Model confidence (mean pLDDT): 88 of 100. The part of an RNA shown here (small-subunit ribosomal RNA, central domain) has 346 nucleotides and comes from an uncultured bacterium. Rfam family: Bacterial small subunit ribosomal RNA. Gene Ontology terms of the family: structural constituent of ribosome and ribosome. RNAcentral holds the full RNA, with entries from ENA, Greengenes and SILVA.

[in-house]
Context: one part of a larger RNA
RNA sequence: UUGGGUUUAAAGGGUGCGUAGGCGGGAGAUUAAGUCAGUGGUGAAAUCCUGCAGCUUAACUGUAGAAUUGCCAUUGAUACUGGUUUCCUUGAGUGUAGUUGAAGUGGGCGGAAUGUGUAUUGUAGCGGUGAAAUGCUUAGAUAUUACACAGAACACCUAUUGCGAAGGCAGCUCACUAAACUAAUACUGACGCUGAGGCACGAAAGCGUGGGGAGCAAACAGGAUUAGAUACCCUGGUAGUCCACGCCGUAAACGUUGAUUACUCGAUGUGUGCGAUUCACUGUACGCGUCUGAGCGAAAGCAUUAAGUAAUCCACCUGGGGAGUACGAUCGCAAGAUUGAAACUC
Numbered sequence: 001u002u003g004g005g006u007u008u009a010a011a012g013g014g015u016g017c018g019u020a021g022g023c024g025g026g027a028g029a030u031u032a033a034g035u036c037a038g039u040g041g042u043g044a045a046a047u048c049c050u051g052c053a054g055c056u057u058a059a060c061u062g063u064a065g066a067a068u069u070g071c072c073a074u075u076g077a078u079a080c081u082g083g084u085u086u087c088c089u090u091g092a093g094u095g096u097a098g099u100u101g102a103a104g105u106g107g108g109c110g111g112a113a114u115g116u117g118u119a120u121u122g123u124a125g126c127g128g129u130g131a132a133a134u135g136c137u138u139a140g141a142u143a144u145u146a147c148a149c150a151g152a153a154c155a156c157c158u159a160u161u162g163c164g165a166a167g168g169c170a171g172c173u174c175a176c177u178a179a180a181c182u183a184a185u186a187c188u189g190a191c192g193c194u195g196a197g198g199c200a201c202g203a204a205a206g207c208g209u210g211g212g213g214a215g216c217a218a219a220c221a222g223g224a225u226u227a228g229a230u231a232c233c234c235u236g237g238u239a240g241u242c243c244a245c246g247c248c249g250u251a252a253a254c255g256u257u258g259a260u261u262a263c264u265c266g267a268u269g270u271g272u273g274c275g276a277u278u279c280a281c282u283g284u285a286c287g288c289g290u291c292u293g294a295g296c297g298a299a300a301g302c303a304u305u306a307a308g309u310a311a312u313c314c315a316c317c318u319g320g321g322g323a324g325u326a327c328g329a330u331c332g333c334a335a336g337a338u339u340g341a342a343a344c345u346c
Stems, first nucleotide, its partner, number of pairs: 004317003007300002012314001014201004021194003025088007033081002035077008049065006091191001092188003096183005103177007110154001114150006121143001125136002162169002206247006215241002220236004258313006266291009295302002319346003328339004
């Protein structure tokens, strides 16, 4: 390399958009590039293979053929692929009428809780734990009531729910933006699928500048526990968590399951539409779930949301360790990220 694989054994890129490339619906015409057939030229000789012959045989040699799977030219064939052209509508898209949702961005508003401040009532404890202590408190705490301020998060509704490409998204409301689905089927007429590079987005933590800082809380301090306790428990507490702008580009970024298309038994629940309604029953489309067949699978299990049956394109794997390390390169302010070996060893 071929072959074989990628839920869990090694292996699906974090996700999308998209360039080149690869692949691509139905009908007619034309062309003849690929494809197929014939003919001619060329494809040195030796070698190899086959037949025959010569050295007593063999090796060896001679001779004839085959082969030289290729290239060029030419004459044809036209099913398939390609090119050109005409048309089609079922793929794809646009339009019309509706519907849906925690989809996104930016404003405004709200209540509960927490903390703090001021004041009232009130007096000796509060807090915390397995038990304690550190801590707070007669300079009046804890508790209680009123008012004010601050920041962050949105209880119930909440669900096996919904939306989003993924990350993710939840108080209410306004504006702007995007999407999906349904119905009827008006329009375009293959405009499609995938996608190396590339570009964009991308939790948390971290970084830069400037704000903000209630609660929580790495680091840190103290109290306990313990043989010790650089921990688990307790009292405090700074970065951070929040906002704006700019970086970082990684996660068990998981359904550990790439995208698209077609086909393949049933049962049941649910979300959003549409239809029909005989009034409590049924159809249909797109989602989200559960169970179970055939089939698949090493098994666990998957099973119309496939891990079944097929097709196209991309990504990735090839024993364990060394190692996601070294070196080099690219990116980054840094942290580091991406790419990514070998010796050696079992």